[in-house]
Large-subunit ribosomal RNA, domain IV from an Acidobacteriaceae bacterium, 339 nucleotides, folded computationally. It matches the Rfam family "Bacterial large subunit ribosomal RNA". Its mean pLDDT, the model's own confidence on a scale to 100, is 88.
Context: one part of a larger RNA
RNA sequence: AGCUUGUUAAGGAACUCGGCAAAUUAGACCCGUAACUUCGGGAAAAGGGUUGCCCCGGUAGAGUGCAAGCUCGAGGGGGCCGCAGUGAAUUGCAUACGGCGACUGUUUAACAAAAACACAGGUCUCUGCAAAGUCGAAAACGACGUAUAGGGGCUGACGCCUGCCCGGUGCCGGAAGGUUAAAAGGAGAGGUCAGCCGCAAGGCGAAGCUUUGAAUUGAAGCCCCGGUGAACGGCGGCCGUAACUAUAACGGUCCUAAGGUAGCGAAAUUCCUUGUCGGGUAAGUUCCGACCUGCACGAAUGGCGUAACGAUCGUAUGACUGUCUUAAUGAGUUGCUCG
Numbered sequence: 001a002g003c004u005u006g007u008u009a010a011g012g013a014a015c016u017c018g019g020c021a022a023a024u025u026a027g028a029c030c031c032g033u034a035a036c037u038u039c040g041g042g043a044a045a046a047g048g049g050u051u052g053c054c055c056c057g058g059u060a061g062a063g064u065g066c067a068a069g070c071u072c073g074a075g076g077g078g079g080c081c082g083c084a085g086u087g088a089a090u091u092g093c094a095u096a097c098g099g100c101g102a103c104u105g106u107u108u109a110a111c112a113a114a115a116a117c118a119c120a121g122g123u124c125u126c127u128g129c130a131a132a133g134u135c136g137a138a139a140a141c142g143a144c145g146u147a148u149a150g151g152g153g154c155u156g157a158c159g160c161c162u163g164c165c166c167g168g169u170g171c172c173g174g175a176a177g178g179u180u181a182a183a184a185g186g187a188g189a190g191g192u193c194a195g196c197c198g199c200a201a202g203g204c205g206a207a208g209c210u211u212u213g214a215a216u217u218g219a220a221g222c223c224c225c226g227g228u229g230a231a232c233g234g235c236g237g238c239c240g241u242a243a244c245u246a247u248a249a250c251g252g253u254c255c256u257a258a259g260g261u262a263g264c265g266a267a268a269u270u271c272c273u274u275g276u277c278g279g280g281u282a283a284g285u286u287c288c289g290a291c292c293u294g295c296a297c298g299a300a301u302g303g304c305g306u307a308a309c310g311a312u313c314g315u316a317u318g319a320c321u322g323u324c325u326u327a328a329u330g331a332g333u334u335g336c337u338c339g
Base pairs, nucleotide, nucleotide: 001334002333003332004331005330006329007328008327010325011324014323019320027051028050029049030048031047036041038157052080053079054078055077056076061072062071063070064069081085093318094317095316096315097314098313099312100310101309105117106116121155122154123153124152125151126150127149133141134140158305159304160303161302163235164234165233168232169231170228171227172226173225174224177223178222179221183217184216188212189211190210191209192208195204196203197202236254237253238252239251240250263297264294275291276290277289278288279287
């Protein structure tokens, strides 16, 4: 000097990103216990009091036993000691407000435990059984099940709800018309050459073989016609207007498939922004309550609430403390120095 650990005057978060760490609290019995609530909870809420030992006396009483007895055992009275009686050890700090997720659970073995995943519940869709689906053939699973069943997708307890758009994409249905494959079809065209014509060069050229090949017939699909949002998704702009001003219930106009409803809103979403107002502080970029000008919330990619729950995140208060003002000191241990 470092590390581990103990104590500390006065103050008590002034430390710090942040009370991180430490301290406080603590058992049992008695009293007492709020908002809120899904009436179960919240709750050990909070907040108080008592606690050792000796005697009356293992008493009153309770249990058990046929009984003797054994076991459990308050409340009360009297007394003794210490600073201190859950005397050591084990052994909740508490409260208020808010975000998120209902909850118990699961997860990145070895930097993330969460608001992520799951979840019960909701809903859509597929599947009639040789089911759909899974699977490398077979076999098998699904299931020795049968739509109150099974597979898949989304959402995520509960409460109140879940608006408008089917133009695009997807899916479902339709089948009149258009387009359309293989195949069928074979008009026509070409090659070859027996033969014919020609003095020759060459020309024509049947049958057969062969290379092609038009019309016509021809399914699904696509085009087309409908439906469908708890399918993928989307949900406007400009101008004017009220007897102060301001604002605009109202009107005009352009565009669209339709122009964002309820609810919420500077939010885990707000750029400008430390928005503005109110609260808390002496002082508050955070926090809480409002406002709405929503850069760029919004309804099962769910919206808004919500008791309970959380090693969750943010803010505040009490208690408490070496976190700090500001350092001191003890023990153990490591290093170094001296011997």